The RNA shown here (small-subunit ribosomal RNA) has 1413 nucleotides and comes from an uncultured bacterium. It matches the Rfam family "Bacterial small subunit ribosomal RNA". Gene Ontology terms of the family: ribosome and structural constituent of ribosome. Model confidence (mean pLDDT): 84 of 100.
[in-house]
RNA sequence: AGAGUUUGAUCCUGGCUCAGAACGAACGCUGGUAGCGUGGAUUAGGCAUGCAAGUCGAACGGGAUCACUUGGAUAGCAAUAUUCGGGUGUGAGAGUGGCGGAUUGGGGAGGAACACGUGAACAACCUGCCUUUGAGUUCGGGAAAACCGUUGGAAACGACGGCUAAUACCGGAUGUGGCGCCUGACGACAUCGUCGGAGCGCUAAAGGGGGCCGCAAGGCUCUCGCUCUUAGAGGGGUUCGCGCACCAUCAGCUUGUUGGCGGGGUAACGGCCCACCAAGGCAUACGGUUAGCUGGUCUGAGAGGAUGACCAGCCCCACUGGGACUGAGAUACUGCCCAGACUCCUACGGGAGGCUGCAGUCGAGGAUCAUUUGCAAUGGGCGAAAGCCUGACAAUGCGACGCUGCGUGGAGGAUGAAGGCCUUCGGGUUGUAAACUCCUGUCAUAAGGGAACAGGCGAGGGUACCCAAUACGUACCUUAGUUGAGUGUACUUUAAGAGGAAGCGACGGCUAACUCUGUGCCAGCAGCCGCGGUAAUACGUAGGUGGCGAGCGUUGUUCGGAUUUAUUGGGCGUAAAGGGUCCGCAGGUGGUUGGAUAAGUUUGAUGUGAAAUCCCAGAGCUCAACUCUGGAACUGCAUUGAACACUGUCUGACUGGAGUAUCGGAGAGGUGAUUGGAAUACCAGGUGUAGCGGUGGAAUGCGUAGAUAUUUGGUAGAACACCGAGAGCGAAGGCAGAUCACUGGACGAUGACUGACACUCAUGGACGAAAGUAUGGGGAGCAAACAGGAUUAGAUACCCUGGUAGUCCAUACCCUAAACGUUGUCAACUUGAUGUGGGGAGAGUUUACUCCUUUCCGUGUCGAAGCAAACGCGAUAAGUUGACCGCCUGGGAACUACGGCCGCAAGGCUAAAACUCAAAGGAAUUGACGGGGGCCCGCACAAGCGGUGGAGCAUGUGGCUUAAUUCGAGGCAACGCGAAGAACCUUACCUGGAUUUGACAUGGACAGGCGAUCCGUAGAAAUACGGAGUCCCGCAAGGGUCUGUUCACAGGUGCUGCAUGGCUGUCGUCAGCUCGUGCCGUGAGGUGUUCGGUUAAGUCCGGCAACGAGCGCAACCCACGUUAAUAGUUGCCAGCAGGUGAAGCUGGGCACUCUAUUGAUACUGCCCGUGUUAAGCGGGAGGAAGGAGUGGAUGAUGUCAAGUCCGUAUGGCCUUUAUAUCCAGGGCUGCACACGUGCUACAAUGGCUGUUACAGAGGGAAGCGAAGUUGUGAGAUGGAGCAGAUCCGUAAAAGCAGCCUUAGUUCGGAUUGCAGGCUGCAACUCGCCUGCAUGAAGCCGGAAUCGCUAGUAAAGGCGUAUCAGCCACGACGCCUUGAAUACGUUCCCGGGCCUUGCACACACCGCCCGUCA
Repeated sequence: AGAGUUUGAUCCUGGCUCAGAACGAACGCUGGUAGCGUGGAUUAGGCAUGCAAGUCGAACGGGAUCACUUGGAUAGCAAUAUUCGGGUGUGAGAGUGGCGGAUUGGGGAGGAACACGUGAACAACCUGCCUUUGAGUUCGGGAAAACCGUUGGAAACGACGGCUAAUACCGGAUGUGGCGCCUGACGACAUCGUCGGAGCGCUAAAGGGGGCCGCAAGGCUCUCGCUCUUAGAGGGGUUCGCGCACCAUCAGCUUGUUGGCGGGGUAACGGCCCACCAAGGCAUACGGUUAGCUGGUCUGAGAGGAUGACCAGCCCCACUGGGACUGAGAUACUGCCCAGACUCCUACGGGAGGCUGCAGUCGAGGAUCAUUUGCAAUGGGCGAAAGCCUGACAAUGCGACGCUGCGUGGAGGAUGAAGGCCUUCGGGUUGUAAACUCCUGUCAUAAGGGAACAGGCGAGGGUACCCAAUACGUACCUUAGUUGAGUGUACUUUAAGAGGAAGCGACGGCUAACUCUGUGCCAGCAGCCGCGGUAAUACGUAGGUGGCGAGCGUUGUUCGGAUUUAUUGGGCGUAAAGGGUCCGCAGGUGGUUGGAUAAGUUUGAUGUGAAAUCCCAGAGCUCAACUCUGGAACUGCAUUGAACACUGUCUGACUGGAGUAUCGGAGAGGUGAUUGGAAUACCAGGUGUAGCGGUGGAAUGCGUAGAUAUUUGGUAGAACACCGAGAGCGAAGGCAGAUCACUGGACGAUGACUGACACUCAUGGACGAAAGUAUGGGGAGCAAACAGGAUUAGAUACCCUGGUAGUCCAUACCCUAAACGUUGUCAACUUGAUGUGGGGAGAGUUUACUCCUUUCCGUGUCGAAGCAAACGCGAUAAGUUGACCGCCUGGGAACUACGGCCGCAAGGCUAAAACUCAAAGGAAUUGACGGGGGCCCGCACAAGCGGUGGAGCAUGUGGCUUAAUUCGAGGCAACGCGAAGAACCUUACCUGGAUUUGACAUGGACAGGCGAUCCGUAGAAAUACGGAGUCCCGCAAGGGUCUGUUCACAGGUGCUGCAUGGCUGUCGUCAGCUCGUGCCGUGAGGUGUUCGGUUAAGUCCGGCAACGAGCGCAACCCACGUUAAUAGUUGCCAGCAGGUGAAGCUGGGCACUCUAUUGAUACUGCCCGUGUUAAGCGGGAGGAAGGAGUGGAUGAUGUCAAGUCCGUAUGGCCUUUAUAUCCAGGGCUGCACACGUGCUACAAUGGCUGUUACAGAGGGAAGCGAAGUUGUGAGAUGGAGCAGAUCCGUAAAAGCAGCCUUAGUUCGGAUUGCAGGCUGCAACUCGCCUGCAUGAAGCCGGAAUCGCUAGUAAAGGCGUAUCAGCCACGACGCCUUGAAUACGUUCCCGGGCCUUGCACACACCGCCCGUCA
């Protein structure tokens, strides 16, 4: 000191959350020791039991008991026993009396108050014990407890009679004094205070103890008491200033209330109480809610915020409520009386009690201890004292509740052991960790020694004071003795042995720390964001790691972070936030200049600010915590002295703020009255005829009873075209024909007058669009509601036809708007440019007009600095400042509920909470999208040609069926697709039969000599059994090979294409996609790549804060088109020669064709025009070819979690006598149906018959297969030739000739029957072909839809791969014949670029609202 979280990303606003510290804590896991602290926060709930306040015999009457001593009587010989006494000592229990029980101790219910804190006041007061001054302590009297007797009651407790003492009670005396009356002086004081004076009146007491003298009486003396009095200390009472919680959805409260006079009462003032008089008093009052206050404590940089345990001060309470008595003091915690609730006793008549004292108990609660020891210390009460009492206190115990200290070992130790975990199988890690070796001995344990806390008391002795006294007494010194709860504790010594002593939470980010495994949106985690749907570093476990450590986490609470209530230290154009506007009282603030004052302010001094705490220094416990001593501090309050700059107050002056006056012009400023024309509707008349009206198109509606249209006249109400504008006026709302009357404000000029008169403004007052309300008018047009017609799936809408309130006027309400510039008012200051409205001045000029310069006021645009999150604002500020007011504090709930006020009502103003979410939001960025815009392209549309969709068949798919109909592919981009060949095989599916190291690979171990091959039996086969057979190299050992057993392993077309590689499809052969540096922006990003042209093209040119570059485009490659060179067989044949029935057949040749290699050619190169002198475009020449010559190959960044684990590869998972492997048969071909892709047709541009031409590209040895023979034919036979420019294979449509003549046909060929052929172990399921016969649907195809722009479409045939054969009408190629059309880009589809909007970003198949469940 910050961090996470809104977004695809960004900046901001803003909330939520986290990291820190703390606690009288609680809970979970764990737990060695010592010290010091601390511990009922909840039910101020109820309480058993014990203890917590007594003491004094030196105040008094008495005296149980016991001890010592002594006398008498009786019995007895006596000891002795019994009994009656005396004396001395002891002194229980109870009583009278005194002092103390008002302190200590506990708690925080109440109380919002002079309760508390602080500072003052009492001239308005009291004060036991203590200290102090002075004086006194005299003479008497009567009783009543105890006790005795009688008596009541269960008890508690009484009643009556009698005796008695006192420091108990009463009366008298005395009066130093005190008090009252009178009076003098002084005092800040009216009542009064202080110090005096004289007289009158009132007013006190108690004795006890010791010593000495004495017969006694009494006296002297000491001491403790008592009475009156003075002063003090300490304590208390009362009063006042200031400070100290929340709610205004509590705004008015009050009758003893406020004051006075007179009394009463009190220690004392006072309505404290009373009678009378006056009518005042208060106002954050009154009411409600909550709370003990403070020193302090926690937190914080501080200011603050929260809090008030322990310790200390004050207050209040004592079962609840009330009351007084006693007393110095109480309205009394363990006193009294009354009432109540509760508990207990009871003989039912009546009584007793009060733990919020210490322990303890029950209850409630998440939760808080021992019914301990002792008065040894400190303190308190009583006492002369010894002493007694003391749950105050001192100690111990229990609780990790907190703080602090110490320990659980130290050093060495690598084969980096074993085990665990991970692994790429090599290793890594746990880890010097352990083992092992050498040490140490804190704490605990055991045994010894052993403090301090202790000062008192005190026989005896000494000194001093008192005194007549060496008594007594008091003080001091000394001293035998005696006194310790804790405690045999702290501390210390010795002994033994590493021995007895480590856990907890975390490990996705925030936040230090990572892997395996299990689980599979399940179980669970989570403070926030969020993890988990089969490879989870986030769940559970393990290993490891990081953190703290006798603790660690969790929960709760407080402060912090949060500048997130902002005094320090925030905001309000769009994020939450400027009141709708103005006026204005209180309040706040206030121009220039003198004087006075000293309230604020500044400064000094004095008093106080308790102690403890915090801080600093030092000291004591071994250290620390803890404690002690000293200092500082306590930021405050009060009194007092000084200063006078500023503020305030009083007083004087000024003119700049403000206002007044005079003159002037501008204006839809307001109110009232009058008046005008256009338009509309209606009424009446005329003309006139069939429609009008309305819409996208219609209909409802109006019209032959005469509409609409047109014309004349009249009536009515409302609104004011042009002028008229980002012009004017007004505080805002708002204001528009014209004229008149009344009236408000602003502005300019002059600088005459007043002299700060000002600014702002809570409460308050006035105004306040539209709609709405009330009453009365008015009502043409328009028009909520309503009606009808349309539209639509519906249409309570948009459109149309009507139409009522209303709109208009007067009066009275309502009081709200996106009442917005979403920007409160006032004042000052701060570069400019350019319009416009109003007024003034100046210059030029003869004047006017106009122009120019300048000034004041208003209203716009653009912009500097500056500001701002950005957008933007920018002298009309959102800049820089000042004054005052209003308002905001996450989103929703909620411009809501309740309450109050206002309103006739509608409703308005004010205004929450529960609950819920982690966001909501602003500005800007990049995309995607739009039934937004602009530009452009494509067989995209259009223009054409031919199809599909209808029929039959083929084929694929869905569906259905099935034992199985294996699997995949699913809009374009699945569906004649994987499959370039399912009868068996293929084959993955089904049924059945078999095998288990396996059909296949590698290796190890053991056994055997086998093996290959053949035969037989069984079987559907696989296979099983049996038989024959008995390998090769090597001298041998042995090896190779094979079989069997066994172990590792094989195998899987099992799953996951959403774990993957590779490959592929698609947008799309669309023209795009990016980078480096620079520049711009806070940033995401932008620029470049946009713009103007141009192109098939981000192709090129020009311009430009960009300059360059890369992947794409193009080119380089292949084929075809022209040509040259080379080569010349298997190709060719011009010329020469030979030759045939014919033929390059032969010699010969390589000119041509052709073959196949290398070259050339085309580049807008040339000309004209156009264009920016560009790029390019149009036309032309030449050329085989012209503007990319034609076609191919070639597919950028990316998108679709697109397709494929069944091509192969591959992670993980699953299976292993089975999901593997072998075999037979079946299935993949199954058929009410639906769809896709094709073939053949429906015919005459045709069919049939006959005849006759012309290709290219391919293939061929388990092959192509000629001639010949044969069959109607498929084919058979045959075997020449050919591993090929040599051999093999009839091109068809076309052409020529004939028939058919519009018909379900001489079209069409499905289907079926029969007979054959071929392939193959095998054509039943389930092949192809041939012949004969049969001769179905179909006569050009609905909605819809596909392909194609030239050698293309269309039509025709030919070939090849796969392949035994073939369901091929498929696929891939080849040639032959060979068109039509394109005006054009409005529309459909797809795409590219720019721009705009956006609440989308999974990106419009988005987002999202309402209702219902």